Record summary: SAM riboswitch aptamer (S box leader) from uncultured Siphonobacter sp., 118 nucleotides, folded computationally. Rfam family: SAM riboswitch aptamer (S box leader). Its family is annotated with regulation of gene expression in the Gene Ontology. Taxonomically the source falls in Siphonobacter (Bacteria, Pseudomonadati, Bacteroidota, Cytophagia). The coordinates come from a structure-prediction model, not an experiment, and the mean pLDDT is 84.
[in-house]
RNA sequence: GACUUAUCGAGAAGCGGGGAGAGACGGGCUCUGUGAACCGCUGGCAACCUAUUCCCCUACCAAUGGGAACAAGGUGCUAAUUCCUGCCCCGGAGAAGGUCUUCGGGGGGAGAUAAGUA
Numbered sequence: 001g002a003c004u005u006a007u008c009g010a011g012a013a014g015c016g017g018g019g020a021g022a023g024a025c026g027g028g029c030u031c032u033g034u035g036a037a038c039c040g041c042u043g044g045c046a047a048c049c050u051a052u053u054c055c056c057c058u059a060c061c062a063a064u065g066g067g068a069a070c071a072a073g074g075u076g077c078u079a080a081u082u083c084c085u086g087c088c089c090c091g092g093a094g095a096a097g098g099u100c101u102u103c104g105g106g107g108g109g110a111g112a113u114a115a116g117u118a
């Protein structure tokens, strides 16, 4: 990198280095010399996996499975809903002679993260 499954309206910042970019991509919009990316340190958030404890399922025991707690270990995250949107469908409003603008809803695609598979 590919595939599968789950989640994505909540949450969480300081310091040092670094010097101009960043928010995946296109469009929009935003962040950024009151210091971007990136690197390091310390903290924090969360609870996907592991560990630990408890509960349910049972005639009983154990496993599997489901749930809860915890936060030690493995990841992740720490501007904006995944910042919004890209494709399809439905509805409202507006302009206007035919498609466009705008608002809302549903589905899909893409992406991110985790766990797993070959």
Base pairs, nucleotide, nucleotide: 002117003116004115005114006113007112008111013042014041015040016039017038021031022030023029025086026085027084028083043078044077045076048074049073050072052069053068054067055066056065082110087107088106089105090104091103092102093101094100095099